[in-house]
RNA sequence: GGGGCUGGUCGGCGGUCGCCGGGGUUUUAGGCCCCGGAGGAAAGUCCGAGCUCCGCAGGGCAGGGCGCCGGGUAACACCCGGAGGGGGUAACCCCUGGAAAGUGCCACAGAAAACAGACCGCCCCUGUACCCUUUUCUAGAAUUUAUGGGUACAGGGGUAAGGGUGAAAAGGUGGGGUAAGAGCCCACCGCUCCCCCUGGCAACAGGGGGAGGCACGGCAAACCCCGCCCGGAGAAAGGCCAUGUAGGGGAGCGCUUGAGGGUGGCCCGCCCGAUGCUCCCGGGUAGGCCGCUAGAGCGGUUGGGUAACCAACCGCCUAGAGGAAUGACCGCCACCUGGCCUUGGCCAGGGACAGAACUCGGCUUAUGACCAGCCCCUUUU
Numbered sequence: 001g002g003g004g005c006u007g008g009u010c011g012g013c014g015g016u017c018g019c020c021g022g023g024g025u026u027u028u029a030g031g032c033c034c035c036g037g038a039g040g041a042a043a044g045u046c047c048g049a050g051c052u053c054c055g056c057a058g059g060g061c062a063g064g065g066c067g068c069c070g071g072g073u074a075a076c077a078c079c080c081g082g083a084g085g086g087g088g089u090a091a092c093c094c095c096u097g098g099a100a101a102g103u104g105c106c107a108c109a110g111a112a113a114a115c116a117g118a119c120c121g122c123c124c125c126u127g128u129a130c131c132c133u134u135u136u137c138u139a140g141a142a143u144u145u146a147u148g149g150g151u152a153c154a155g156g157g158g159u160a161a162g163g164g165u166g167a168a169a170a171g172g173u174g175g176g177g178u179a180a181g182a183g184c185c186c187a188c189c190g191c192u193c194c195c196c197c198u199g200g201c202a203a204c205a206g207g208g209g210g211a212g213g214c215a216c217g218g219c220a221a222a223c224c225c226c227g228c229c230c231g232g233a234g235a236a237a238g239g240c241c242a243u244g245u246a247g248g249g250g251a252g253c254g255c256u257u258g259a260g261g262g263u264g265g266c267c268c269g270c271c272c273g274a275u276g277c278u279c280c281c282g283g284g285u286a287g288g289c290c291g292c293u294a295g296a297g298c299g300g301u302u303g304g305g306u307a308a309c310c311a312a313c314c315g316c317c318u319a320g321a322g323g324a325a326u327g328a329c330c331g332c333c334a335c336c337u338g339g340c341c342u343u344g345g346c347c348a349g350g351g352a353c354a355g356a357a358c359u360c361g362g363c364u365u366a367u368g369a370c371c372a373g374c375c376c377c378u379u380u381u
Base pairs, nucleotide, nucleotide: 001377002376003375004374005373006372007371008370009369010368011333012332013331014330015329016328017327019037020036021035022034023033024032025031026030039353043364044363046362047361048360049359050358051234052233053232054231058268059267060266061265063230064229065228066227067226068082069081070080071079072078083096084095085094086093087092097225098224102223103222104219105218106217119163120162121159122158123157124156125155126154127153128152129151130150131149132148135142136141137140171189172188173187174186175185176184191212192211193210194209195208196207197206198205199204238290239289240288241287248281249280250279251278252277253276260272261271262270297316298315299314300313301312302311303310304309335350336349337348338347339346340345
């Protein structure tokens, strides 16, 4: 200097004017003064809760979520640590129950894609054709004495070691054996199961013994199986006050032998329930207040813990709108870019994604600038 990985932060000060909330003062209105006022994601509405309401809040089915082990937390599908596996030179990142319960899929290529096979090849037998070889003699001819070897084609049988196809093809090396081959057999590995020892809370790791078959490819983010967990709805939740109308009309069912209702679906159970319930039409109201921001809150120090985090002490109060406030302008500082210039300074321009709506812990997505640490490469000293 370049590239990569991980984590963090995101404007400040002053003035003028304009809003919202709180406080003080003043004679209420009104005025004046002081304090505060939108993010790391406020987005998505994907998880988890706090809070509110309903529900005898129970049992079951269906449904949904999670899925290695341990810890953290109010809780979680989150976070921290670890184990096994994978990617990368590395920093670092990603994955995680079960394929031997069953079903299903793996395009194309290939003979065959899991109870999975014969395209090329190799071997044996039979048949046909041809060639070479043996004996005598000079070439060549004769004889086939009887067999030996080879080539080509056809048929039959054996084979899965070699080659080919593919992302993936019936475990590897060596030896024996065979007509040729094959865990066919053997040795050593590899794999599966059982037992034991050591370390660890555990997932697991290391070691030993025995048996086995030389058998079980991948996909479960395919259906499924196994284990654990799960009431629902939601701030337009919900509560209070005031006002006002038509306590209207109709239909159906029912009155304890039970209509109807009971906050995801179904069943059982249980509860409420009678001048009652359900549905349709019509009329009135839509105002005000609460919920609404002091919290599983934030900061500092100390201690414990590998860490996430926990505890103690001290300090702080940091939006609450209500169709929706938190703004506009000017100057300076900070940051980035460009130009000029002797460090220094000056001038000009500019900053992405984007606006709270009950609150909080997370995840995911969008995105520019800056900072810190780590890894790799190159160069120089």